[in-house]
RNA sequence: GGGCAGUUAGCUCAGCUGGUAGAGCGCUCCGUUUACACCGGAGUGGUCAUAGGUUCGAAUCCUAUACUGCCCA
Repeated sequence: GGGCAGUUAGCUCAGCUGGUAGAGCGCUCCGUUUACACCGGAGUGGUCAUAGGUUCGAAUCCUAUACUGCCCA
């Protein structure tokens, strides 16, 4: 230098053919316990890497950029 994949909640990841962003873990509170843990209940959480474009509507399609990983040279 060229190619491919990825970037979504604090962490690990879903999100189908464009139509209200989700799960598990975590964290907070309540119950339970002498207390802690476990368990049960409730709550908490995101400019979907950044910018632009297409569209009535974009995490999803297109373009550019940034970062991470792999391959080729």
This is a predicted structure of a 73-nucleotide RNA (transfer RNA) from a Patescibacteria group bacterium. The sequence was found in a public genome assembly. Its mean pLDDT, the model's own confidence on a scale to 100, is 81. Taxonomically the source falls in Bacteria candidate phyla (Bacteria).